């Protein structure tokens, strides 16, 4: 010194003016007043994706269906969350990615090519020892009909382990050594997912569950327009008021008034006071917070710093400057509304701290 990586902040400051919200306080001329004080966005307030408070509803216990999580410990109220590991994968590395249970329980699908796509498979090639034609000097010899063969060739993402050697008519885990994987047994080490060795088997089993399944766990429903109090106006229902009757009062108790059907019990219709009572609307309030709500306050100009960008000049090989000088930009994403842990997005500029990796000097 150039190029990366990991992790944490920060996201304009100071002053003046004039302005909005809430709450306290003090004045009168009592109000939609006036002063005065004092609080008033952010890391994502934002998507509203997961989880929890907190409210209403439903709810014996279980099972079925439905969703939803998925290596392992470990943390938390909870979560798909956070922290540490395991194992795959990718980088020369720091270090980063992973929706990371089963395909040897069961069905399913595997485009395109290609002869085949899963109890494999002969298109081309080998082979034709055995059988079968044909020739023959009887020693063989040819042909590729039966067949035989996955070692070569093509086809593909993927073609049923890899390499040598024996072996064979040719081939082939058919055999035998190595290595790989798979299963099972044992020993070491870890809590655990797993690593690490050894020994045996068959010789080998494709992929796909972000297809259907299986396993293990987990889950009632709706949301603050939840919900909870208070309550007009005008209609509803109930009661009282008014007359009667039941023994002369009282208390209790029955009964009404006017149309209409009805023999009648009884149906149905209209009707007084507007005094009380309900219950439910409209409106308040509370749920509501050391910001807070009611279509929503938290801003607005100036000056002065600080940034960022562009144009010149300096310095410097150079990337670039602690440099001058002139212009531009108010200067990133955004913006609480019940509240809380988290994920995930987005964002101009800068700061700090670890670390790699090339190159140069000492």
């Nucleotide at each position: 010194u150039g190029a990366g990586c990991c992790g944490g902040c920060c996201g304009g400051g100071u002053g003046g003016c004039c302005g909005c919200g809430g709450c306290c306080c003090g004045g009168c001329g009592c109000g939609a007043c006036c002063g005065g004080g004092u609080c008033g966005a952010g890391g994502a307030a934002g998507g509203u994706c997961g989880g929890g408070g907190c409210u209403c509803c439903g709810c014996a216990g279980g099972g079925c269906a439905g969703g939803g999580u998925g290596c392992u410990g470990g943390c938390u109220a909870g979560c798909g969350g956070c922290c540490a590991g395991u194992c795959g994968g990718g980088g020369u590395g720091a270090c980063c990615c992973g929706c990371a249970g089963g395909a040897a329980a069961g069905u399913g699908c595997c485009a395109c090519a290609g002869a085949a796509a899963a109890c494999a498979g002969a298109c081309c090639g080998c082979c034709g020892a055995u059988g079968g034609c044909g020739c023959c000097a009887c020693g063989g010899c040819g042909c590729a009909c039966a067949g035989g063969u996955a070692a070569g060739g093509g086809u593909g993402a993927a073609a049923c382990g890899g390499u040598g050697c024996g072996g064979u008519a040719a081939g082939a885990g058919c055999g035998c050594a190595c290595c790989a994987g798979c299963g099972u047994c044992c020993c070491g080490g870890g809590u655990g997912a797993c690593c690490g060795g050894g020994g045996c088997g068959g010789c080998u089993c494709g992929g796909c569950a972000a297809a259907c399944c299986c396993c293990a766990c987990c889950c009632g429903g709706a949301g603050c327009a939840a919900g909870g109090c208070c309550a007009a106006a005008c209609g509803u229902g109930g009661g009282a008021c008014c007359g009667g009757g039941u023994u002369g009062c009282c208390c209790g108790c029955c009964c009404g008034g006017c149309c209409u059907c009805g023999u009648a019990a009884g149906g149905g219709g209209c009707a007084g006071u507007c005094c009380c009572c309900a219950g439910g609307u409209a409106g308040g309030c509370c749920g509501c917070a050391c910001a807070g709500a009611u279509g929503g306050a938290u801003g607005g100009c100036c000056a002065c710093c600080g940034g960022c960008c562009c144009g010149g000049c300096c310095c410097g090989c150079g990337a670039g400057g602690u440099g001058c000088c002139g212009g531009g930009c108010g200067c990133a994403c955004a913006g609480a509304a019940c509240c809380c842990c988290g994920c995930c997005u987005a964002c101009a500029g800068g700061c700090c701290g670890g670390c790699u990796c090339a190159c140069c000097g000492u």